[in-house]
Context: one part of a larger RNA
RNA sequence: CUGGGCGUAAAGCGCAUGUAGGUGGAUAUUUAAGUCGGAUGUGAAAUCCCUGGGCUUAACCUAGGAAUUGCAUUCGAUACUGGAUAUCUCGAGUAUGGUAGAGGGAAGUGGAAUUUCCGGUGUAGCGGUGAAAUGCGUAGAUAUCGGAAAGAACAUCAGUGGCGAAGGCGGCUUCCUGGACCAAUACUGACACUGAAGUGCGAAAGCGUGGGGAGCAAACAGGAUUAGAUACCCUGGUAGUCCACGCCCUAAACGAUGAGAACUAGACGUUAGAGAAGCAAUUCUUUAGUGUCGAAGCUAACGCGUUAAGUUCUCCGCCUGGGGAGUACGGCCGCAAGGUUGAAACUC
Repeated sequence: CUGGGCGUAAAGCGCAUGUAGGUGGAUAUUUAAGUCGGAUGUGAAAUCCCUGGGCUUAACCUAGGAAUUGCAUUCGAUACUGGAUAUCUCGAGUAUGGUAGAGGGAAGUGGAAUUUCCGGUGUAGCGGUGAAAUGCGUAGAUAUCGGAAAGAACAUCAGUGGCGAAGGCGGCUUCCUGGACCAAUACUGACACUGAAGUGCGAAAGCGUGGGGAGCAAACAGGAUUAGAUACCCUGGUAGUCCACGCCCUAAACGAUGAGAACUAGACGUUAGAGAAGCAAUUCUUUAGUGUCGAAGCUAACGCGUUAAGUUCUCCGCCUGGGGAGUACGGCCGCAAGGUUGAAACUC
C1' cells in the first nucleotide's frame, strides 16, 4: 500500500453547532476536463519473452520480431462524473390552522414533614442495637397541645408515560423563550448530508469570592464488634450538599450500539394527532414517538430483528497482542486538583 473491523473480544469523540474538505434529487441543451477509441511521434541499447542462426550440447554469443502497460500532439465518441445555461418538485425549508409536553430562563407563592426556640400539660425515663454502650434527661427530657423561626425537598397524581442534542428536567401561578408533531393548501426551488480544525453546552465531586446552613453527611471524635477493626453497626459532627457570579470539563457521560438516507414479513401494548364507519360502546385506516415478542437475514455465541447488530450508499471518529501505561517527556489548558495530546526501554 491492498485489507479486516468497532453491542459484550482492541475499537463510536459525552453531546451539539459549524469552516475547509468529501458526497449529493429530476429533465433538457451545451461543453468535452475526467472517461473511452483511432492515428502520428517518442518511449536509447542491452536485459526479459517468442521464432531462427553459431560454438558436438548447454550456459554463452547472435539476427529478427514482440513488448516497453508511459508521455506528447491530433482526430473522434458522449452513456456516466465534472463545468455552463434553462426548467422542475418528490429532498430541504417558509407561511397558515391546531395539538401534547417535569424543554429552558426569571419572579412570586403553597402545604406536609424535619429541626430549633417560646409557652402549657405531664413524670422518669428517652434514644439506639443482633445485643449493648457512648449520647440526651429531675437545671424537667421523650410524649402531647398551642405559637414562632429557618432551610431544603416537592408524597399521592406517576406510567418499559412525557420533553430535551446530550448532560438532564417533577408542588402551584405569572412573564420571557427554544424545539417537536399533525392536517390541508400556498410559496421558495436542491437552498441538502456529513464534518478535520474552531466554537458552545456538558451529572456528581472539586476550586475561588460573597451569602446561607433545617436535614443529611466525607474528614474527625467517641461507643460497640473483633485476634486486630484506621471498616461494616451506633451517638455526635466539619467541609460539602443550597443561592449568586466565575472556574473545572471528567463519568459504567451506556443502548457499552456515530450522523444522515433508501429498501426488507408480521403480532400485541402505549403516548400525541388526523381521517372513516357506527345511536353508542367501539372498530378500521394513517402519521410521528415509545415498548414487548418475533419471518427472512445477520451473529463466535449471547442475541439483534422497519427504533437492525438485516441489505446498501455518503461523510466523520476510532482499533491493530498482554503488561509497562493512559504512565514518562514535551506542548496546550487550569488558581489548584488535575485535564488533554501521548511514547519508549524492558518483559511475557
RNAcentral holds the full RNA, with entries from ENA and SILVA. This is a predicted structure of a 348-nucleotide part of an RNA (small-subunit ribosomal RNA, central domain) from an uncultured bacterium. The coordinates come from a structure-prediction model, not an experiment, and the mean pLDDT is 90.